RNAcentral holds the sequence, with entries from Rfam. Predicted 3D model of a 130-nucleotide RNA (SAM riboswitch aptamer (S box leader)) from Plantactinospora sp. KBS50.

[in-house]
RNA sequence: ACCUCAUCCAGAGGGGCUGAGGGAUACGGCCCGAUGACGCCCCGGCAACCACCGUGCGUGACUCGACGACGAGUCCUGCGCGGCAGGUGCCAAUUCCGUCCCCGCCGCGUGAAGCGGGGGAAGAUGAGAG
Repeated sequence: ACCUCAUCCAGAGGGGCUGAGGGAUACGGCCCGAUGACGCCCCGGCAACCACCGUGCGUGACUCGACGACGAGUCCUGCGCGGCAGGUGCCAAUUCCGUCCCCGCCGCGUGAAGCGGGGGAAGAUGAGAG
């Protein structure tokens, strides 16, 4: 790389360098951009996936109460809740929107366009697996 799972309408900007395109890809739309975007660096921030700590409930194992029943304790694990901020991530616009499928509205009817909803594909991020 490929694969699996979860999440993706919330949130969070200043400075320096650079200098022309940028918003993943293709097309269409719509935006951002010489009042300097994108990118890189520094500082700041957001969030809480993982880690860590505490805790509630449940499963299981072990130990103890001589056995059973039952109870207590320890540990593993599942589902939650709270804390923290160590590892990532992120800080224009829903992942900027659409594209493929389904449903509804609209429409005399069919279809298109348009509007709304659901799903998918693709992508991003994390965790895992390999």
Of the family's consensus pairs, 97% are formed in the model.